[in-house]
Molecule: transfer RNA
Organism: Spumella sp. Baekdong012001B8
RNA sequence: GGUGGAGUAGAGCAGUUGGUAGCUUAUCGGGCUCAUAAUCCGAGGGUCGUUGGUUCAAGUCCAAUCUCCACUA
Numbered sequence: 001g002g003u004g005g006a007g008u009a010g011a012g013c014a015g016u017u018g019g020u021a022g023c024u025u026a027u028c029g030g031g032c033u034c035a036u037a038a039u040c041c042g043a044g045g046g047u048c049g050u051u052g053g054u055u056c057a058a059g060u061c062c063a064a065u066c067u068c069c070a071c072u073a
Base pairs, nucleotide, nucleotide: 001072002071003070004069005068006067007066010025011024012023013022019056027043028042029041030040031039049065050064051063052062053061
């Protein structure tokens, strides 16, 4: 340099055919306990890597670009 894949909440990951952005864990509050752990209930936390385009509507489609991984010359 070329080809392919990945980037979504603090962390790990879903998101199907374009139509309300979710799960687990962590964090915080409460219940339970003499107390802690475990367990149960609830809450907060996201400009979906960046920029632009298409569309009534984009995490999803298109283009460019950044970072990481694999293969290859």